[in-house]
Context: one part of a larger RNA
Molecule: small-subunit ribosomal RNA, 5' domain
Organism: Limosilactobacillus fermentum
RNA sequence: AUUGAUGGUGCUUGCACCUGAUUGAUUUUGGUCGCCAACGAGUGGCGGACGGGUGAGUAACACGUAGGUAACCUGCCCAGAAGCGGGGGACAACAUUUGGAAACAGAUGCUAAUACCGCAUAACAACGUUGUUCGCAUGAACAACGUUUAAAAGAUGGCUUCUCGCUAUCACUUCUGGAUGGACCUGCGGUGCAUUAGCUUGUUGGUGGGGUAACGGCCUACCAAGGCGAUGAUGCAUAGCCGAGUUGAGAGACUGAUCGGCCACAAUGGGACUGAGACACGGCCCAUACUCCUACGGGAGGCAGCAGUAGGGAAUCUUCCACAAUGGGCGCAAGCCUGAUGGAGCAACACCGCGUGAGUGAAGAAGGGUUUCGGCUCGUAAAGCUCUGUUGUUAAAGAAGAACACGUAUGAGAGUAACUGUUCAUACGUUGACGGUAUUUAACCAGAAAGUCACGGCUAACUACGUGCCAGCAGCCGCGGUAAUACGUAGGUGGCAAGCGUUAUCC
Repeated sequence: AUUGAUGGUGCUUGCACCUGAUUGAUUUUGGUCGCCAACGAGUGGCGGACGGGUGAGUAACACGUAGGUAACCUGCCCAGAAGCGGGGGACAACAUUUGGAAACAGAUGCUAAUACCGCAUAACAACGUUGUUCGCAUGAACAACGUUUAAAAGAUGGCUUCUCGCUAUCACUUCUGGAUGGACCUGCGGUGCAUUAGCUUGUUGGUGGGGUAACGGCCUACCAAGGCGAUGAUGCAUAGCCGAGUUGAGAGACUGAUCGGCCACAAUGGGACUGAGACACGGCCCAUACUCCUACGGGAGGCAGCAGUAGGGAAUCUUCCACAAUGGGCGCAAGCCUGAUGGAGCAACACCGCGUGAGUGAAGAAGGGUUUCGGCUCGUAAAGCUCUGUUGUUAAAGAAGAACACGUAUGAGAGUAACUGUUCAUACGUUGACGGUAUUUAACCAGAAAGUCACGGCUAACUACGUGCCAGCAGCCGCGGUAAUACGUAGGUGGCAAGCGUUAUCC
C1' cells in the first nucleotide's frame, strides 16, 4: 500500500464526509556465510647488473689488433641422462598493545606457501689411492676402489573405479655437453716536456700458509737482495680509446659531435651485503659538503634518465602523443610495465629540392645616370597582349607502415592404454600514436614571396659627384695632402642566393 474496530458530523434514515485502534505488502539499514570480479597491504618468485645519461678520472693491458687459459665462471635458453619419497618448526600479513612530533621501532598471540630446515634415496659430481693412454713445463683424458653431499609431497587442465592413480603443459633437483655473456694473461701500436735523471721496500724473487670462479706479492710469516732506467725509468702537464669524420692529388695534418664497439663514473670519499652476475645512477651502511622537515630528542634527499627551473655563458629546444611498430622485463596466456623506442613540437643549425612566374612586346615610352650635347646606358627591362598554376587558399577522397599474438572453424604431426592438452598449416574475425598526416582530385588568383657582399692588384666586376694625409678604408701590398676606378654617396656592373657577409677554428 492494503485491511479497516470505534467514535463524530450532515441530513434525503441509509447515504456522504471525517476519525483512525488493528492488519502488515514493500522499502531502507545492520549482522553472518558461500562464490565471482576488482582494488590494496604483506609473504614468495623473477627482473631492478639490461636499457638510458655523462666523459670527471685514467698515459693504463684503459683502448685497438693478434694470440693464450693444461689457471676460470656463466641465471634465463638448447640437447642428453636420472629424479621429483617421507617429515618438521617458524615468520610476516592479521588481532591486541607500547614508545615517538615524525621517520619508524618494540612486545604478546595466531597462520599459509614454489618461503625455511632436517631425514631417506644417489653418481656420472667433489676429494683420496692405483693403473692405462697422451701432451704444451706446471699436467690432461679414461677406468677401478673408498668417503661425502640434492630436490618444490608444487600450480593449472583432462580422464578415472571421483580415493588410489594415469596423463598434458609450466615449474623444481643433480650431472654432462652446447650456446651466449664475462674474467684473467701476453706480443705489438697510438703524447708533450730532459729547463723532469735517477726511481723502487711488498719493492724483485723463493718457500709455507691464506684468499679468489681462477693464476698471481693478491694478502701474510720467513729467507735472499734484488727489480726498472738515455731503446727515456721516475716526475710534471695534457687526454676517455677505437670504427670513423674533416681536409688533401697523395703522403700527411687535425678531430673523436651524431651512429656503432669498449672503458670509466653516478653530490664527494670509503665499505661491504644480496645475487648467476654489482662492490650496484633512480639499493644499503659510514664520513664530508649542501638543501629541506622538526614538538630540538631526531629525521629526509641526490636529474651526468625524459621534459622543465635557476645560475653561468657569445650560445643550445616541448614540464607534448603513444606503447600502433621494433626491442626489453614479468607472466602458461590474456596482459601489465617501459621518457628505451616510435612520433609530433621549437630553432634557415646543416644538407637536398622548389618557388618568387612563362611567352610576346621598340614608340627603344616616361624617369634615373652620364655626355664630346650628336648621343650612350639602365633596356625586352617596364607598360600592354596571350598563357600557366609549382607553391598558396578553399573543398572532397584518403593510405602503406599490420606481421604477430589471441578467438572461432577445419585438417595434420609427435605423444598417451585413451582423452584433454600441445605443435604445425589453412580460412575468417580483431589491433594505427603519427593522422584526416602523406598522397590524389577539383575550383580560384600573377595574385602573397629577394636579399646580401664586392667592383686598385691578388680577384669576376667602372664611372660621376662629395671630401682633401681630414673623414675614413684595409686579409697582404697599400689608398686619402683638389681631377681618388682603393674613403662616402649615386648610377652601373660582377658574385652568391633564402640566404649573404664578418669573426673564431681545421685542412